[in-house]
Context: one part of a larger RNA
RNA sequence: CUGGGCGUAAAGGGCGCGUAGGCGGCCUGAUAAGUCAGAUGUGAAAGCCCACGGCUCAACCGUGGAAGGGCAUCUGAAACUAUCAAGCUUGAGUAUGGGAGAGGAAAGUGGAAUUCCCGGUGUAGAGGUGAAAUUCGUAGAUAUCGGGAGGAACACCAGUGGCGAAGGCGACUUUCUGGACCAAUACUGACGCUGAGGCGCGAAAGCGUGGGGAGCAAACAGGAUUAGAUACCCUGGUAGUCCACAGCUGUAAACGAUGUCAACUAGGUGUUGGGGGUGUUGACCCCUCCAGCGCCGCAGCUAACGCACUAAGUUGACCGCCUGGGGAGUACGGUCGCAAGAUUAAAACUC
Repeated sequence: CUGGGCGUAAAGGGCGCGUAGGCGGCCUGAUAAGUCAGAUGUGAAAGCCCACGGCUCAACCGUGGAAGGGCAUCUGAAACUAUCAAGCUUGAGUAUGGGAGAGGAAAGUGGAAUUCCCGGUGUAGAGGUGAAAUUCGUAGAUAUCGGGAGGAACACCAGUGGCGAAGGCGACUUUCUGGACCAAUACUGACGCUGAGGCGCGAAAGCGUGGGGAGCAAACAGGAUUAGAUACCCUGGUAGUCCACAGCUGUAAACGAUGUCAACUAGGUGUUGGGGGUGUUGACCCCUCCAGCGCCGCAGCUAACGCACUAAGUUGACCGCCUGGGGAGUACGGUCGCAAGAUUAAAACUC
């Protein structure tokens, strides 16, 4: 390079926006760049192929012919691709009216609980465990009642429920704000899909500066356990966890271990949001359409497990990635970072 692949065997980028590029709906006309046909020229000799001939044959050799990817020019075709022009509405989008939602940001508010402080009652234990001890307590603990402070998280509702591109989002109120869905019309008229680079977002931990610090809790200390116990269990406990910053980092089993978009391909059942219809016209039941989230299951696929209109089925477009195990996601170099490190990414050697 040609291939074959990527749920679990190696392999889908953590996620989006989007540049170049690749690809792109229906109809009409024009052009003729791609494409196709014909002609002409070129395509050295040798070789290959054909015919005839020369060495006794053959290999070998000679003569003649044919063939030849491609390139150039000319003439023509116009289906497809392309370009230009004129249109269309199904793709895409805009407007209108609705209802749903832990979607995001900021400010404010609330109650339960833990801890601490003050006061009352009250007295000898409390706590903890498999059992204990470290620990707390007669300087009055634990328990209980009242008051106060402060920080963090929001029980029930809660649901294979909802929202978001992913990470993720759960008390209440207000303000600002993004997206999706449904219905009926009107409008724009291919404006689309994907997306190398690039840009942005990105759990937890970690880092910087300044706050905050109730509970929890790496490190650390002690008590146990044990042969030992740098652990599991217990008592404490510091970073951290919380807040601010256009802060930094940029990684995860960032998982559905399944890239995005579009089309097509039996059913059954549940649920969320919206619409239509019959009955009742009241909750509601039934039928049906669209959008989502689940379960079961046919064809088909799969090495099997399983997937199965939310495909891993049947196809198309574009991107990313894999190519035996170890060495190694390492070294070196580059880029980024305050650092920790991240990213890009080998080889020797070895089986």